[in-house]
The RNA shown here (transfer RNA) has 73 nucleotides and comes from a soil metagenome.

RNA sequence: UGGGGAGUGGUCUAACGGCAUGACGCCGCCCUUUGGAGGCGUGAGAUCCUGGGUUCGAAUCCCGGCUCCCCAG
Numbered sequence: 001u002g003g004g005g006a007g008u009g010g011u012c013u014a015a016c017g018g019c020a021u022g023a024c025g026c027c028g029c030c031c032u033u034u035g036g037a038g039g040c041g042u043g044a045g046a047u048c049c050u051g052g053g054u055u056c057g058a059a060u061c062c063c064g065g066c067u068c069c070c071c072a073g
Base pairs, nucleotide, nucleotide: 001072002071003070004069005068006067007066010024011023012022018056026043027041028040029039030038049065050064051063052062053061
């Protein structure tokens, strides 16, 4: 420098263009002599890397940028 891939709560992860999912963690409650383990919950927490565009509607499609990974030189 060229080609390809990835970026979503604290962590990991899902999501035919139409309510942002689940697990771990956190909080509360139950259980327990206590703790742990276990159970429960309309519980809290992400405007989905960033700036534009398309669309009635974008995490998702298009363009630019940033960061990381892989391949080639």
Overview: Rfam family: tRNA. Rfam describes the family as follows. Transfer RNA (tRNA) molecules are approximately 80 nucleotides in length. Gene Ontology term of the family: triplet codon-amino acid adaptor activity. Its mean pLDDT, the model's own confidence on a scale to 100, is 81.